[in-house]
Context: one part of a larger RNA
RNA sequence: GAUUGAACGCUGGCGGCAGGCCUAACACAUGCAAGUCGAGCGGUAACAGGCCCUUCGGGGUGCUGACGAGCGGCGAACGGGUGAGUAACGCGUGGGAACCUACCCCUCGGUGGGGGAUAACCCGGGGAAACCCGGGCUAAUACCGCAUACGCUCUACGGAGGAAAGCGGGGGACCUCUUCGGAGGCCUCGCGCCGAGGGAUGGGCCCGCGUCCUAUCAGCUAGUUGGUGAGGUAACGGCUCACCAAGGCGACGACGGGUAGCUGGCCUGAGAGGGUGGCCAGCCACACUGGGACUGAGACACGGCCCAGACUCCUACGGGAGGCAGCAGUGGGGAAUCUUGGACAAUGGGCGAAAGCCUGAUCCAGCCAUGCCGCGUGAGGGAAGAAGGCCUGCGGGUUGUAAACCUCUUUCGGCAGGGACGAAGGGCUCUGGGGCCAAUACCCCCAGGGUUUGACGUUACCUGCAGAAGAAGCACCGGCUAACUCCGUGCCAGCAGCCGCGGUAAUACGGAGGGUGCUAGCGUUAAUC
Numbered sequence: 001g002a003u004u005g006a007a008c009g010c011u012g013g014c015g016g017c018a019g020g021c022c023u024a025a026c027a028c029a030u031g032c033a034a035g036u037c038g039a040g041c042g043g044u045a046a047c048a049g050g051c052c053c054u055u056c057g058g059g060g061u062g063c064u065g066a067c068g069a070g071c072g073g074c075g076a077a078c079g080g081g082u083g084a085g086u087a088a089c090g091c092g093u094g095g096g097a098a099c100c101u102a103c104c105c106c107u108c109g110g111u112g113g114g115g116g117a118u119a120a121c122c123c124g125g126g127g128a129a130a131c132c133c134g135g136g137c138u139a140a141u142a143c144c145g146c147a148u149a150c151g152c153u154c155u156a157c158g159g160a161g162g163a164a165a166g167c168g169g170g171g172g173a174c175c176u177c178u179u180c181g182g183a184g185g186c187c188u189c190g191c192g193c194c195g196a197g198g199g200a201u202g203g204g205c206c207c208g209c210g211u212c213c214u215a216u217c218a219g220c221u222a223g224u225u226g227g228u229g230a231g232g233u234a235a236c237g238g239c240u241c242a243c244c245a246a247g248g249c250g251a252c253g254a255c256g257g258g259u260a261g262c263u264g265g266c267c268u269g270a271g272a273g274g275g276u277g278g279c280c281a282g283c284c285a286c287a288c289u290g291g292g293a294c295u296g297a298g299a300c301a302c303g304g305c306c307c308a309g310a311c312u313c314c315u316a317c318g319g320g321a322g323g324c325a326g327c328a329g330u331g332g333g334g335a336a337u338c339u340u341g342g343a344c345a346a347u348g349g350g351c352g353a354a355a356g357c358c359u360g361a362u363c364c365a366g367c368c369a370u371g372c373c374g375c376g377u378g379a380g381g382g383a384a385g386a387a388g389g390c391c392u393g394c395g396g397g398u399u400g401u402a403a404a405c406c407u408c409u410u411u412c413g414g415c416a417g418g419g420a421c422g423a424a425g426g427g428c429u430c431u432g433g434g435g436c437c438a439a440u441a442c443c444c445c446c447a448g449g450g451u452u453u454g455a456c457g458u459u460a461c462c463u464g465c466a467g468a469a470g471a472a473g474c475a476c477c478g479g480c481u482a483a484c485u486c487c488g489u490g491c492c493a494g495c496a497g498c499c500g501c502g503g504u505a506a507u508a509c510g511g512a513g514g515g516u517g518c519u520a521g522c523g524u525u526a527a528u529c
Stems, first nucleotide, its partner, number of pairs: 001529004006525005013375006019368002021333001026331003030328003035074003040071002043067002047065003050061004081286003090211007099203002104199008112146001114144002121136006152161003166191006174185004212258003219249003224246008261283004265276004288309005311322004339365001341364003347361001348359004378408004388399004412470001414465005422456001426452010473518005478499003484513005494501002
């Protein structure tokens, strides 16, 4: 000099952009952070409507819109947080072969026929609660068989094994049933379902090289190193096990100890290098501590389960409940780090045919000079120069065009009015064209017209009004280093980065006047180059 996730002192007008627990991976009150689908199912607790009854209080009826709880599906393995652990194939980079991949895309084939249950519900019972038990009824895209299966798996090559689910929209004849309302068959469209192959995406595994300090750590190793066989896995493998062999690693630093998430990057530097890994992005690891598996395409699973432990809470003492390193917030620790805010309008995600619902992801707002950047605190004129202050050799010098005063302007802030972009889509409706189809239905696609959607937001921006009106400090002035005098003090009180100042004239202490430097900041401390 540059830099910082900074802090501290003094000071503080506005805006834009960014950043904001570096410490206790300490403990957490409260709210919210993952749901959704009625177009899978049986149904109907609440709300609204219809119908029926009514003693006018109300009652009944799932009939409709809808829908609590329940069964079922998909999601919950993403997104969000943190850096404890980890010196490791963890990460970076370049390769590899023995693998898996829900949803999505392409291709081929199929979607036939049966069955038994069980929640909800009803009845009964236990418990303070959390909840639990028994009996009875019932549905499915829940569950289980049968049939078929080119391809798939196994195979001794003879053969054997192995699937599926429906739901919704529309329809002129025809057929079946009918309580004459309708329901089904049939045709057709859409969404699904099953098997197989390929793709895409995501992931698992292996290897070369690189990746801090310590030798005052020198030897380390028994599943240890290899083989055979078996088990296990999606998959290779000593991954696991039995047996056999006695190997394997190490001064090119094994083993041990310490420290640490790694990277793209960031800071510094002419570079080489040194330092660093906060924000953003990629990877990894973790989710009160330790262990375990279950479900699933995917987890050994932050807001799932089980066990153990510590801690907190409830209890009727028999038992139970909990996990903010999600967003906000509290206590504590600390030099130190924010609101218990708004909205799903946009982007993205989950579910859904869709409308839509959910989303503390996200987008915004709030707080903080924490940083960077921009702007303002007025402009021009104005004396041989007011007053006051300070100095003085008493003549004067200086503060100083500074002020007053005159003229002018109005950024920012204040008040009032106008006022975008971010909004495109999607829905509804009308018109036209095309596709599908038996069809001028439905459905899908395209084009056009209309209508509707903004948290931010009292937005940006523009215009008007008033009035210089509301807006300057901080450090330093002995040398380094830019800036000097007076008074006070008297090795005291004090200063200090180094050299050093202070013991009666101190440009070095304290105050004042003046000056220098930076400026909404200025200094100090800490840290890095």
This is a predicted structure of a 529-nucleotide part of an RNA (small-subunit ribosomal RNA, 5' domain) from Methylomarinovum caldicuralii. The full RNA is in RNAcentral, with records from ENA and SILVA. The source organism's lineage runs through Bacteria, Pseudomonadota, Gammaproteobacteria, Methylococcales and Methylomarinovum.